Small-subunit ribosomal RNA from an uncultured prokaryote, 1528 nucleotides, folded computationally. Its mean pLDDT, the model's own confidence on a scale to 100, is 84. The RNAcentral record of the sequence draws on ENA.
């Protein structure tokens, strides 16, 4: 401090995930030891058991037994004045536990007055004298039993009067009222009823002051969400008088007034104990309130009160209720949210332990006594700290595991081995401190005292007291001995292999892995990280500036209210005084302790304990300053306003008026059609339309002017004029003196649609009808059509109501236009310059992602108000508020998903635009597609009809040649280290002849031969059998490659350095102007340069020139011959085949920019690439080939491998490509004649002769080829013939007879001859292929091959054309430029109904729970009032009774409960409504390009669905075309 995810990149918005720290955790795997913390978050569920509050005999009164000893056997003494119990004092209001209630003076933090306050401390004053009872007890007596009830007895520090009263209380100020207890120890004197009084000490009681702590009350501030809670409140608010309380007070009552509380949020709903603190963050801040501490509540639930100082009381009482449990059924107990335990709940929390030794409380004088408070222990890695598990040394780099290119590599100095230590633990002994300010014994020193008692109290010496505890520590002994795991290794995030799986089983925090080579599952080996722990979950801050105070946004990502006016409320101009609320500074009080942080100290350290500081950012309280805000007083004028004068305007609002034009309606004129579209139709019209011309009637709406002009807050406003009216700006003066600015609420205004009554109604038009289109066509298009458009008058309240940019108000460069006013100059109708007030356009700084804004800001600041926080759900459901209704406003959640978004790059792609190119059209020429045949593929069929190519870029394609072979397939035989390949061993020469049996393969025989003939590195090479390793596979996967190919495309394109320009993807360069076959090639330019393509260099062909001349050639010489370069000879020309030469826009003219080049011309064999050819950029297309070949990985291994035979590949009802051959006379047939060229030949090509009609046959010369063969070139010329017919065309098909190859033509071969003569008379829709030696036409070779190609491939050469006006159109490309929601890139993307599943959620006849208000009924226990029915010690009496008390009775006040009714929540409901995910269903294509009818917003209608149609707005619409303006 930050990473990953939207995208093909990129910035940017934004959510989403992660890396961290933390925890009263839980869970998974593992566990050596030890300090030290904490440990039921859930069921304030329900509890068995034990124990957690008693204690005083020195307040009182009675008072056992058991043992014991004696013993007369009756008791006695002792235990013992002890246990117990009871009366009565103090304590059970403390400790301890839980967080259920509670949004409240409950809780925090300052303060306050009208208050109590047992023990304790301090001071005063006292403590004198009587009475009556009641328990225990003792007798009866009821009940199971808890527990009584009657008589009788008796004590007190229990109760009750009575003296006294400094202080205290009340008071009309005169008075009045009110206490107490005693005990214990000492003891000299007096006194005794012998008990004692009596004095002293303690302690104890009473009165009262004061303190201390305790508590009670009151007041300011602050303490969570929900406005889809907006109003609440009648004891409410205040006042007087009583009452009541410790004490103010509506706390209570009665009369009186009618207040009081809320937008600074009352009320009501839902949640919560609260604080110091924890946690987490740099901090603000956020989260939380276990354990420790302080403060509240609560103690089965719910009410109530008594007693006390102190409760309305956790181990207390009374009542109601639930629940438990005991019972003789009459009636009783009981209350773990004390400690421990138990059941339950739940991911999940321990021991029915020890001790009062210490620290603390209660009670006692005290000793004691109680103390689940507390101190210790036990459980469990829950957290935090610590320690160990060995330490050196040790390379043969052992084995064994993994991996591997097989060489090694890693595990790994790791182990072993050798040398050493003993910390924990184990053992074995010692042994602190926590214990002394206690207690006791003795002595001692002060105090009281009449005392040397007693009490107290100082010292000193001596005994007594430890749960933990087998403690801590320390020491003995033994031996490396007893002691490592766990998560991860695709990125993020350190950490890599291999095997197994093969969209499976799995994984995953996000992004994502798995469909046969997973560093992503799952195992290993190996690394990484922590470590007695590690991982997951879960939950909190953090990172997240994603709630933004510190420290966010709102033109287009989410977000400015449709626009005024205005209230509270916030803010505010200059100047002076004063104040001192705010604000600053000091000083004080308080911010408990602990805790965090600094310095120190103590456990060997550290947690952890512990002394000191510091801090506690806070509030109050007082002392000052006085600048700025506030207040308060006076004053200005510059803000805003008034007056005056003037100016422009579609500003509004009513009335009048007017002309064009549209439709009707009379009425002339005239006829046959109008009218409508892309083409129709529907309609209208011979009843006279349409057109025209005259008249009339209605209704809207106001062309031109008209303009990024003008007015208005906004919607909006457009003839003319009359009248009523708001606003704006100019200019100069005078006046007011801050009068201002925004503005939640509220109020008006508000475009189109619609709504309501009432007119009106000409034209256009939702709905609706009709016709068209179209697979449909509820639309687009066209014929009619009603609401409605228009007025009145009242509703609605919305819009893409926008400048998608709230309002005010400052301040910061400039040009240029164009409105309204003003001023100044001029050459004075026009120009020019300065100014205000509006409106556009460019644009600098500056802003912004970026587009882009840019004095009219989206810049710089300031002021107020709205608004946003991730997509869908959804502006949608509930409910509320307004509306006649449509609907509007307000506004969620579950649920889902990692994204939706803004901008600009790049591609690509457009039923988007601009240039340009190609035989692309288009002009020509010839086909295809009909017919018969070949031939290739589809389909069928088949034991098999092998497999492979499938748009173009498969289909006469692999196949340059299937009778067997090939062959890869079928069916039958038979083989098993195999047909083949290597590597060792053994045996044999290899070979050659031949027999039977089989379809053959093979199987079983006989015979000859028994090695060196050649090579040799001296090994060997050749054949058998046998055994092993292995061989083999045309099987799978071209989507796991390599080569190698096609196709865009012989297209001009792809790119790359360095610079620059943008935050970056990118851009530039490469774009522009011109020009080219060309990204050629010039200009010009933030570019310059360079690569790979283009071009050329390469072969061929055209010309020419040189050198050579056989097998080729013959001019001239010479010779032969019927006749031929036959022959000497020649090297001239033809050829032939090195090498040269030539072409380069060089020359000339013109057009162009003085370029490049382009058109013309000369010259030349050729002229602008001369003509063919080779030569195919980055790249695409998961393009084609695993069957050519090579290969990874899988399968197969007596088969999917090899071998033979026979069949198949050749089928045949059909489809479709590709051919051939024809339909004829430019021809057929048939006689005769000429002329090429590249080729090929010894397993061969074959001449001459010769048979055969002929295929062929026999023959063999010459030929290893410029020599000889094939080998006759045809079209063409030239004769004559046929005469438009299915023919003398055409040649299938069929029959017969034959050659040939070949072991072998049956399935399945070419030929050849007779003979048969099919369909076909130029071919529908559609579509091929050609710019010249091309096309159409004629033949000629050759590969391959025994044989087979008159049709297919390659080659060759003869004959030899037409036409191109031009680029609107169809294709296909290239470039630039627009739009995109597209990037798998339109064969995209993506919308909505229907269907099927799942999940949530609204609605629902209603059920059923909780909460609650309002009305009533009803009233336990209690408390208070009243009561004289009954009772009745202490005191008073006149003795009658009184005064007090109790007990019933009534009455208010109330818990529980009941009724009625409403409010609200949850739960749940047949059905029902949309909503979200879901595998490839269904209908369609609404959207994105001009998405094929621009979208898209409000409204209404309409329609299976997306939509559609009407009004009326936006631009967030291409594309063209005009206006304007700007900039160069």
């Nucleotide at each position: 401090a930050g990473a990953g995810u939207u995208u093909g990149a990129u910035c940017c918005u934004g959510g989403c995930u992660c890396a961290g720290a933390u925890u009263g955790a839980a869970c998974g795997c593992u566990g050596g030891c030890g300090g030290c913390a904490g440990g039921c978050c859930u069921a304030a569920c329900a509890c068995a058991u034990g124990c957690a509050a008693g204690u005083c005999g020195a307040g009182c009164g009675a008072g056992a037994a058991a043992g014991c000893a004696c013993u007369u056997c009756g008791g006695u003494g002792u235990g013992a004045g002890u246990a117990g119990a009871g009366c009565g004092g103090c304590g059970g209001a403390c400790g301890g536990g839980u967080g259920a209630g509670u949004a409240a003076c409950g809780c925090g933090u300052a303060g306050g007055a009208a208050u109590u306050u047992g023990c304790c401390c301090a001071g005063u004053a006292g403590u004198g004298g009587g009475g009556g009872a009641c328990a225990a007890c003792a007798u009866g007596u009821g009940g199971a039993a808890a527990c009584g009830c009657a008589u009788g007895c008796u004590a007190a520090u229990a109760c009750c009067g009575c003296a006294u009263a400094c202080g205290c209380c009340c008071u009309a100020c005169g008075g009045g009222g009110g206490a107490a207890a005693g005990c214990a120890g000492g003891g000299g004197a007096u006194c005794u009823u012998c008990g004692g009084a009596c004095c002293u000490u303690g302690c104890a009681c009473u009165a009262u002051u004061g303190g201390a702590u305790g508590a009670g009350c009151c007041u300011a501030u602050g303490u969570c969400a929900g406005a889809u809670u907006a109003g609440c409140u009648a004891g409410u608010u205040g006042g007087u008088a009583g009452g009541g309380u410790a004490a103010u007070g509506g706390c209570c009552u009665a009369c009186c007034a009618a207040g009081g509380c809320g937008a600074c949020g009352a009320u009501c709903u839902g949640u919560a104990g609260c604080u110091g603190g924890u946690u987490u963050g740099a901090g603000a801040g956020g989260a939380u309130g276990a354990u420790c501490a302080g403060c509240c509540a609560c103690a089965c639930u719910g009410g109530g009160a008594c007693u006390g100082a102190g409760a309305c009381a956790c181990g207390g009482c009374c009542c109601a209720g639930a629940c438990u449990c005991c019972u003789a059924c009459g009636g009783g107990a009981g209350g773990c949210a004390g400690c421990a335990g138990u059941g339950g709940g739940g991911a999940a929390u321990a021991u029915u332990g020890g001790a009062c030794a210490a620290u603390g409380g209660g009670g006692g004088c005290a000793a004691c006594c109680c103390u689940g408070a507390u101190c210790c222990a036990g459980c469990a890695a829950u957290a935090c700290c610590g320690c160990g598990u060995g330490u050196g040394u040790g390379a043969a780099g052992a084995a064994g595991g993994c991996c591997u290119g097989c060489g090694g590599g890693u595990u790994g100095u790791a182990a072993a081995g050798c040398a050493c230590u003993u910390u924990c633990a184990a053992u074995u002994g010692u042994g602190a401190a926590g214990a002394u300010u206690g207690g006791u014994u003795a002595c001692u020193u002060g105090g009281u005292u009449a005392a040397u008692a007693c009490c107290u109290u100082u010292g000193u010496a001596g005994c007594c007291u430890g749960a933990c505890g087998u403690u801590a520590a320390c020491u003995u002994u033994a031996g490396a001995a007893g002691a490592a795991g766990c998560a991860c290794c695709g990125g993020c995030u350190a950490a890599c292999u291999c095997a197994g799986u093969g969209c499976c089983a799995g994984c995953a925090g996000c992004c994502g892995c798995g469909g046969u080579a997973a560093u992503a599952c799952u195992g290993a080996g190996g690394g990484u990280g922590c470590g007695a722990g590690c991982g997951u979950u879960a939950a909190u801050c953090g990172g997240a500036a994603u709630u933004a105070c510190u420290g966010g946004g709102c033109g287009u990502a989410a977000a400015g209210c449709g626009c005024g006016c205005g209230u509270a409320g916030g803010c505010g101009g200059u100047u002076u005084g004063c104040u001192a609320a705010g604000u600053c500074a000091g000083a004080u009080g308080u911010g408990a302790a602990a805790g965090c942080c600094c310095c120190g100290g103590g456990c060997u350290c550290a947690a952890c304990c512990u002394g000191g500081g510091a801090a506690c950012u806070g509030c109050a309280u007082u002392u000052g300053a006085a600048a700025c805000u506030g207040g308060u007083a006076a004053a200005c004028u510059a803000g805003a306003g008034u007056u005056u004068g003037g100016u422009a305007g579609a500003g509004g609002g009513u009335g009048a008026c007017g002309g064009a034009a549209u439709u009707c309606c009379a009425g002339g004129u005239g006829u046959a059609g109008c009218g409508g579209u892309g083409a129709a139709a529907u309609g209208c019209g011979u009843a006279g339309a349409u057109a025209u011309c005259u008249g009339g009637a209605g209704g809207a709406a106001c062309a031109u002017c008209a303009g990024u002009g003008g007015c208005g807050a906004a919607g909006g406003c457009g003839g003319u004029u009359g009248c009523c009216u708001g606003g704006a700006c100019c200019a100069a003066a005078a006046c007011u003196g801050a009068c201002g600015c925004u503005g939640a609420g509220g109020u008006g205004c508000g475009a189109a649609a619609g709504c309501g009554u009432g007119g009106g109604g000409a034209g256009c038009a939702a709905a609706c009808a009709g016709g068209a289109u179209u697979a449909g066509a509820u639309a687009c298009c066209c014929u009619g059509g009603u609401a409605g458009u228009c007025c009145a008058c009242g509703c609605c309240g919305u819009a893409a109501a926008c400048g998608a940019u709230g309002u005010c108000a400052a301040c910061u460069a400039g040009c240029u236009g164009u409105u309204g006013g003003g001023a100044g100059g001029a050459u004075c109708u026009g120009c020019c310059u300065c100014u205000u007030a509006g409106u556009a356009g460019c644009g600098u700084a500056g802003c912004u992602a970026a587009c882009g804004c840019g004095u009219u800001a989206a810049g710089u600041u300031c002021u107020c108000c709205g608004c946003c926080u991730g997509g869908g759900g959804a502006g949608u459901a509930c409910g509320c508020c307004g509306g006649c209704a449509a609907c509007g406003g307000u506004a969620a959640a579950a649920c889902u998903c990692a994204a939706a978004g803004g901008a600009a790059u790049u591609g690509a792609c457009g039923g988007g635009g601009a240039c340009c190119c190609g035989c692309a059209c288009a002009a020509g020429c010839g086909g295809u597609g009909g017919a018969g045949c070949a031939u290739g593929u589809g389909g069928u069929u088949u034991a098999a009809u092998u497999c492979g190519a499938u748009g173009c870029a498969a289909c006469g394609c692999g196949a340059a040649g299937a009778a067997c072979c090939u062959u890869a397939c079928c069916u039958g035989c038979g083989c098993a280290u195999g047909a083949c390949a290597u590597u060792g061993a053994c045996a044999g020469a290899a070979u050659c002849c031949u027999g039977u049996a089989g379809a053959g393969a093979u199987a079983c025989g006989g015979g000859a031969g028994u090695g060196c003939u050649g090579c040799u590195u001296c090994g060997g090479c050749c054949u058998g059998g046998a055994a092993a390793a292995c061989a083999g596979g045309u099987g799978c996967u071209g989507c796991a490659u390599g080569g190698c190919u096609g196709u865009c495309g012989u297209c001009a394109g792809c790119u790359c350095g360095u610079g620059u320009c943008g935050u970056g993807a990118g851009a530039u360069g490469u774009u522009g102007g011109g020009u080219u076959a060309a990204g050629u090639c010039c200009c010009g330019c933030a570019a310059c340069g360079a690569g790979c393509g283009c071009a050329a260099c390469c072969c061929u062909u055209g010309u020419c020139c040189u050198u050579a001349g056989u097998u080729g050639c013959c001019a001239g010489c010479a010779c032969g011959u019927a006749a031929u370069g036959g022959u000497g000879g020649g090297a001239a020309c033809u050829c032939u085949a090195g090498g040269g030469a030539g072409a380069c826009u060089g020359c000339c003219g013109g057009u162009g920019a003085c370029a490049a080049a382009c058109c013309g011309g000369a010259g030349g064999a050729a002229g602008g690439u001369g003509g063919g050819g080779a030569u195919g950029a980055c790249g695409u297309c998961a393009a084609g080939u695993c069957a050519u070949c090579a290969u990874g990985g899988c399968c197969c291994u007596u088969a999917c491998g090899g071998c033979c035979a026979g069949g198949g590949c050749u089928a045949c009802a059909c489809a479709c490509g590709u051919g051939c051959u024809a339909c004829a006379a430019u021809g057929g047939a048939u006689a005769g004649u000429a002329c090429a060229g590249a080729g090929g030949g010894u397993c061969g090509c074959a001449a001459a002769c010769u048979c055969g009609c002929g295929a062929g046959g026999g023959g063999g010369a010459g030929c290893u080829a410029a020599u000889c063969c094939c080998a006759g070139a045809a079209a063409g010329c030239c004769g004559g013939u046929c005469g438009u017919a299915g023919u003398c065309c055409g040649g299938a098909u069929u029959g017969g007879a034959g050659u040939c190859u070949g072991c072998a033509a049956c399935u399945c071969g070419a030929c050849u001859c007779c003979a048969u003569g099919a369909a076909g008379u130029c071919g529908g829709a559609a579509u091929c292929g050609c710019u010249a030696g091309u096309a159409a036409u004629c033949g000629u070779g050759g590969a391959u091959c025994a044989g087979c190609a008159u049709u297919g491939c390659c080659a060759c050469g003869g004959u030899g054309a037409a036409u191109a006006c031009g680029u609107u159109c169809c294709c296909g490309g290239g470039c630039c430029u627009u739009g995109u929601a597209c990037a798998c890139a339109c064969c995209g993307c993506c919308c909505g109904u229907c269907a099927c599943a799942c999940c949530a959620c609204g609605g629902g006849a209603g059920u059923g729970g909780g909460u609650u208000g309002c009305a009533c009924c009803a009233g336990a226990a209690g408390u208070g009032g009243c009561u004289a029915g009954c009772u009745u010690a202490a005191c008073c009496u006149u003795c009658g009774g009184g005064a007090g008390a109790g007990c019933g009775g009534u009455c208010a006040c109330c818990a529980c409960g009941g009724u009625g009714u409403g409010a609200u929540u949850c739960a749940u409901g047949a059905c029902u409504g949309g909503g979200g995910u879901g595998a490839a269903g269904u209908c369609g294509u609404a959207a994105c390009a001009a998405g094929g009818u621009a979208g898209c917003c409000c409204u209404a209608g309409g329609g299976g669905a997306a939509c559609c149609u009407g009004c009326g707005g936006c631009u967030g619409g291409a594309u063209c075309a005009c206006c304007u303006c700007c900039u160069u």